[in-house]
Context: one part of a larger RNA
RNA sequence: GAUUGAACGCUGGCGGCAGGCCUAACACAUGCAAGUCGAGCGGUUGAGGUAGCUUGCUACCGAUGCAGCGGCGAACGGGUGAGUAAUACAUGGGAAUCUGCCUGGUAGUGGGGGACAACGUUUCGAAAGGAACGCUAAUACCGCAUACGCCCUACGGGGGAAAGGGGGGGAUCGCAAGACCUCUCGCUAUCAGAUGAGCCCAUGUCAGAUUAGCUUGUUGGUGAGGUAAAGGCUCACCAAGGCGACGAUCGUUAACUGGUCUGAGAGGAUGAUCAGUCACACUGGAACUGAGACACGGUCCAGACUCCUACGGGAGGCAGCAGUGGGGAAUAUUGGACAAUGGGGGCAACCCUGAUCCAGCCAUGCCGCGUGUGUGAAGAAGGCCUUAGGGUUGUAAAGCACUUUCAGUGGGGAGAAAGGUGAUUCACCUAAUACGUGAGUCAAUUGAUGCUACCCACAGAAGAAGCACCGGCUAACUCCGUGCCAGCAGCCGCGGUAAUACGGAGGGUGCAAGCGUUAAUC
Numbered sequence: 001g002a003u004u005g006a007a008c009g010c011u012g013g014c015g016g017c018a019g020g021c022c023u024a025a026c027a028c029a030u031g032c033a034a035g036u037c038g039a040g041c042g043g044u045u046g047a048g049g050u051a052g053c054u055u056g057c058u059a060c061c062g063a064u065g066c067a068g069c070g071g072c073g074a075a076c077g078g079g080u081g082a083g084u085a086a087u088a089c090a091u092g093g094g095a096a097u098c099u100g101c102c103u104g105g106u107a108g109u110g111g112g113g114g115a116c117a118a119c120g121u122u123u124c125g126a127a128a129g130g131a132a133c134g135c136u137a138a139u140a141c142c143g144c145a146u147a148c149g150c151c152c153u154a155c156g157g158g159g160g161a162a163a164g165g166g167g168g169g170g171a172u173c174g175c176a177a178g179a180c181c182u183c184u185c186g187c188u189a190u191c192a193g194a195u196g197a198g199c200c201c202a203u204g205u206c207a208g209a210u211u212a213g214c215u216u217g218u219u220g221g222u223g224a225g226g227u228a229a230a231g232g233c234u235c236a237c238c239a240a241g242g243c244g245a246c247g248a249u250c251g252u253u254a255a256c257u258g259g260u261c262u263g264a265g266a267g268g269a270u271g272a273u274c275a276g277u278c279a280c281a282c283u284g285g286a287a288c289u290g291a292g293a294c295a296c297g298g299u300c301c302a303g304a305c306u307c308c309u310a311c312g313g314g315a316g317g318c319a320g321c322a323g324u325g326g327g328g329a330a331u332a333u334u335g336g337a338c339a340a341u342g343g344g345g346g347c348a349a350c351c352c353u354g355a356u357c358c359a360g361c362c363a364u365g366c367c368g369c370g371u372g373u374g375u376g377a378a379g380a381a382g383g384c385c386u387u388a389g390g391g392u393u394g395u396a397a398a399g400c401a402c403u404u405u406c407a408g409u410g411g412g413g414a415g416a417a418a419g420g421u422g423a424u425u426c427a428c429c430u431a432a433u434a435c436g437u438g439a440g441u442c443a444a445u446u447g448a449u450g451c452u453a454c455c456c457a458c459a460g461a462a463g464a465a466g467c468a469c470c471g472g473c474u475a476a477c478u479c480c481g482u483g484c485c486a487g488c489a490g491c492c493g494c495g496g497u498a499a500u501a502c503g504g505a506g507g508g509u510g511c512a513a514g515c516g517u518u519a520a521u522c
Base pairs, nucleotide, nucleotide: 001522002521003520004519006518007517008516009515010514013369014368015367016366017365018364019362020361021327026325027324028323030322031321032320035072036071037070040069041068043066044065048061049060050059051058052057053056079280080279081278088205089204090203091202092201093200094199097197098196102193103192104191105190106189107188108187109186110144112142113141119134120133121132122131123130124129150159151158152157164185165184166183167182168181169180172179173178208250213243214242215241218240219239220238221237222236223235224234225233255277256276257275258274259270260269261268262267282303283302284301285300286299305316306315307314308313333359335358336357337356341355342353343352344351345350372402373401374400375399382393383392384391385390406463408458409457410456411455412454416449421443422442423441424440425439426438427437428436466511467510468509469508470507471492472491473490477506478505479504480503481502487494488493
């Protein structure tokens, strides 16, 4: 000099854009952060409507709500950096693998069965939560049939699937439901793709030798088991190997990278925000479900802690967003909205989304703007200095003439909106002018931010300057006070009676909504 996720002191007008627990991976009150689908299914509730009529009852249809079975999601998104010095990360290779949803291709989607919730009855418990018996549906579950491709094979053969739902309808059949046709969403098998993930190898990645030897599933082989998959991954047997001064092993420290800061560069330091990867989710361990987890807001076991209890037994996990206590020099609101972007579910409408978009707080940083402009010598008054003449503050003020950014008040006013809904035209599909899909036209609409940005008008210089320094380094000097005292100080050093170095004043210098100090890096 540059820089910072900074803090402290004094001061503080506005805006834009960023950033904001670096400490206790300490403990957490409260609310919210993952649901959705009735176009998979059976119940239940039943606003309202229709019919019958016995005029207040029955039958049917049925918006809406409620749990339950079932499907998909909950493995994403969000947080944190404790552990980890290599099961990680970075770069470059590799073969023995899996991959829900998505895309493309091929072939199917036939016919049956038995249950379990919900519900009802009984019952246990303070609660959390159960138990027994009975009824029932399905895209839940299980056989059978079929098998292009698929799997196994001793090449003879053997094995294995599926589920239906919704819209519309001219003939034909049917009492009706419907069959049937068609469109669409699904389902099954398989091949490829895409995406994602698992695995292997090489090289690189902090310091310590006041850590020199380490290793027995250890190193390799054969065989088997196991896994989606290679492999001592595991096991049996066999051999005795493997690593190490090119630093093994051990203990310390640490998430890694793109990057960031600095520097002419080489390098040094660093890893907040943003992006990629990894690890973790009260502590330790384990598996289940699933395409995917050994799962932050799932399960089980053990432990510590907190809470409830009828003492028998139960409940909990903010390193999600806010917020509280605590720690600390120090770090924000228990805000708004799903309008946009994205995600989950759904045919869709739509629902959910503390992701996200916004707002609030903080000079924490960067950038921009303002705090007026011109004129004005009687060089006013006052202050300070003085050789007492004067000098300086100083065109500074006052005065005069203007302007009105920003702030204030009042009006106007974009863009972020694409979509979705209704109507309609054309095309495609089709037996079809139904339905559906696509493209277009018209209509009424969808904004948290938001009293938005921006524009116009109004009034009046009106509301807006401080901080540090002035001995040398280093830009900037005098007076008074003090008298090795009080004090200053980054280094050299000042202060013991004329202190440009302490304290005050006047003046000056430098930066400026900041200025200084401290800490840290180059």
A computed fold for a 522-nucleotide part of an RNA from Cellvibrio sp., annotated as small-subunit ribosomal RNA, 5' domain. The coordinates come from a structure-prediction model, not an experiment, and the mean pLDDT is 87.